[in-house]
RNA sequence: ACAGAUAUGGGCGAUGAGGCUCGCCGCAACUGUCUUCUUAGACUAAUAGCCUCUACCAGGUU
Numbered sequence: 001a002c003a004g005a006u007a008u009g010g011g012c013g014a015u016g017a018g019g020c021u022c023g024c025c026g027c028a029a030c031u032g033u034c035u036u037c038u039u040a041g042a043c044u045a046a047u048a049g050c051c052u053c054u055a056c057c058a059g060g061u062u
């Protein structure tokens, strides 16, 4: 330097995935806003924050 084997590396932060950072939790953390007789209706957002991809929405150009 290369190859093989074994073991370990938790979960969550209102809709998907990857990386980084932060916070929270040990059966808990977490489960958006407004209105209404909360049984019902309406609305925003793919992030806790940043970057990227995908989906969606609006506008412009070819």
Stems, first nucleotide, its partner, number of pairs: 010025004016053006032043004